Annotation
Two RNAs folded together computationally: RNase P RNA and transfer RNA, 417 nucleotides in total. The coordinates come from a structure-prediction model, not an experiment, and the mean pLDDT is 76.
[in-house]
């Protein structure tokens, strides 16, 4: 300089004028006055929680999720350090990463065989037949070392040994198993053992943990002005009011539950908060000292417009609705470490 | 604001991880004097889209886009 890979902080700024929402103070104003007003993702709602109701002795069964160690957390599928596998020349980076030797399924085409195996092929033997040791045809018996097919062919390679061949036997690499060393552990060295067992569990399943639903439209509270059903209880000695001509009966008017229907107010902004000093942890994170409340809060739903001057500009991506912690997915330009190339010195 | 649920040819719409059924419209040829009807024959190459598992994905798994229901 160029490619690159990781972290951090920003998220135009200032000043005017008009406007919207909440909150506060008196002189309550047809122009009163002060304060405050989105985001790293307010988003997708994809995990955990807090909180409200309903249901529930506990434990199981179905069902769901999670899955290598060790830690941190209120809790997590998150987050820190590891261990192991993949990628990259390298900084670095990515991984649903427990069991396939408990059992079941599936492996389509192709190929002789797909979990099990003689098509082709080599090798031996026996017969016939030609014929000079051979050859061909038939029949048996071994053979996975060569061919073809497929993602996957019974560890692989090399050597010995075999009639041909084969972990039959050796080295030497893989993978399992038992034992030692190191580690809290994942696991890693190292010896021994021919044990060599196919893939798939984001296919049923095992095995270990972990979960009761719903969702603020969740529920609480008061009011009972206009007002529906539905059931219980009082009454008739008497009122009122409607119905039938009167006697008199029937209904409603009353209390008490309950279902609905309405509205207003809680819920809802102090909270697993901020910002700061020290200490303990490689670290995520703990613990501590000081201070701070100022830093949205609607219920058709507020946060914008213009104009000036500046930064290279018509300002990326986008708008809170119960409230935190993540994770993902949109997305602008800046800053610093560190890696690879090239070029000067 | 919350909570479920779909997506396969123009349109309706089936599908155990192994070549994408059917129907209805579209074309093309029969048949006919010329239609209709019938009868044979074409069609998916991004099963919304983008990454993972797996030898293989319309199916599974995660992520996104649209587009429909429920709760005042």
């Nucleotide at each position: 300089c160029g490619a690159g890979u990781a972290a951090g902080a920003c998220a135009g700024a200032c000043g005017a004028u008009c406007g919207c929402g909440c909150c506060c103070c008196c002189u309550u104003g047809u122009c009163g006055g002060g304060g405050u007003g989105a985001g790293g993702a307010a988003a997708g709602u994809c995990c955990g929680a807090g909180c409200a109701c309903c249901a529930c002795a506990u434990g199981g069964c179905a069902g769901a999720g999670c899955g290598c160690c060790g830690g941190g957390u209120a809790a997590c599928a998150c987050c820190c350090g590891g261990u192991g596998g993949a990628g990259g020349c390298g900084a670095c980076u990515c991984c649903a990463a427990g069991g396939a030797a408990a059992g079941u399924g599936c492996a389509a085409c192709a190929g002789a065989a797909a979990u099990a195996a003689a098509c082709c092929g080599c090798c031996c033997c026996c017969g016939u037949u030609a014929a000079u040791u051979u050859a061909a045809c038939g029949g048996g018996a071994g053979u996975a070392a060569g061919g073809a097919u497929g993602g996957a062919a019974a560890g692989g390679c090399g050597a010995g040994g075999u009639a041909a061949g084969a972990g039959c036997u050796c080295a030497c690499c893989g993978g399992c198993g038992a034992c030692a060393u190191g580690g809290c552990g994942a696991c890693u060295u190292g010896u021994c053992g021919g044990c060599c067992c196919u893939g798939u569990a984001a296919a049923c399943c095992c095995c270990g943990c972990u979960c009761g639903g719903u969702g603020c439209a969740a529920g609480a509270u008061u009011g009972g002005a206009a007002u529906g059903g539905g059931a219980g209880c009082a009454u008739u000695u008497a009122a009122u009011a409607g119905c039938a001509g009167c006697c008199u009966g029937c209904u409603a008017c009353g209390c008490u539950c309950u279902c609905g229907g309405u509205a207003a107010u809680c819920g809802c902004a102090u909270g697993a908060g901020c910002c700061u000093c020290u200490c303990g942890g490689u670290a995520a994170c703990g613990a501590u000292u000081g201070g701070c409340c100022a830093g949205a809060g609607a219920u058709a739903g507020a946060u914008g417009a213009u104009c000036g001057u500046c930064c290279c500009u018509u300002g990326a991506c986008a708008g809170a609705a119960c409230u935190c912690g993540g994770c993902u997915u949109a997305c602008g330009g800046c800053u610093u470490g560190c890696u690879c190339g090239c070029a000067a010195u | 604001g919350g909570c479920g649920c779909c997506a396969u040819a123009g349109c309706c719409a089936a599908g155990u991880g192994g070549u994408a059924a059917g129907g209805c419209a579209g074309c093309g040829g029969a048949c006919u004097g010329c239609a209709a009807a019938u009868c044979c024959g074409c069609g998916a190459u991004u099963c919304c889209c983008c990454a993972g598992u797996c030898c293989g994905a319309g199916u599974c798994u995660g992520g996104g886009u649209g587009g429909c229901g429920c709760c005042u």